Model confidence (mean pLDDT): 81 of 100. Glycine riboswitch aptamer from a Caulobacteraceae bacterium, 94 nucleotides, folded computationally.
RNA sequence: GCGGCUCUCGCGGGAGAGAGCGGGCUGGAGACAGCUCGUCGCCGAAGGCGCAACCGCCCCGGAAACGCUCAGGCAAACGGACCGCGAGAAUCUG
Repeated sequence: GCGGCUCUCGCGGGAGAGAGCGGGCUGGAGACAGCUCGUCGCCGAAGGCGCAACCGCCCCGGAAACGCUCAGGCAAACGGACCGCGAGAAUCUG
């Protein structure tokens, strides 16, 4: 000097599943819309939990895109694991 791991920020991409049914409240002349409660059916890629290949400092611990659906979600919007690009930060490393 360049690159890598981790983290933060910005931009872009980003799946799945009922615009379900019933009640109440609000707005409205109404059609409807919003919120809320209940209920049936679903989804998994916020988070959470579990098993585990594997890994480690091996008394123990870490660990998935697998599983469970508590939470969240099932028109659009928002959110969204993860990916790409750019910038920055500390330590480590090539």
Its Rfam family is "Glycine riboswitch aptamer". Rfam's curators write: This family represents the bacterial glycine riboswitch. Rfam links the family to the GO term glycine biosynthetic process.